The RNA shown here (TPP riboswitch aptamer (THI element)) has 79 nucleotides and comes from Rubrobacter taiwanensis. The prediction has a mean pLDDT of 81. Rfam family: TPP riboswitch aptamer (THI element). Gene Ontology term of the family: thiamine pyrophosphate binding.

[in-house]
RNA sequence: CCGGGGAGCCGCGAGGCUGAGAGGGUGCCGGAAGGCACCGACCCGUUGAACCUGAUCCGGGUAAUUCCGGCGCAGGGAG
Repeated sequence: CCGGGGAGCCGCGAGGCUGAGAGGGUGCCGGAAGGCACCGACCCGUUGAACCUGAUCCGGGUAAUUCCGGCGCAGGGAG
């Protein structure tokens, strides 16, 4: 430089939990709730558990959760 990726749980709200990150900015749609797009922050790029599937899975724990562990020399995954 280019590319891949996610944004959960509780609460009316303030705020609280885990995490690298839990949607910061702009625009569009919508009666609203909210949704979408782009940009930013952050993580990751084959030495690849970033992330997706299995999974409305299993065990533990929590106020609750994709909180922790297993599954996992399972299948995918971006130079």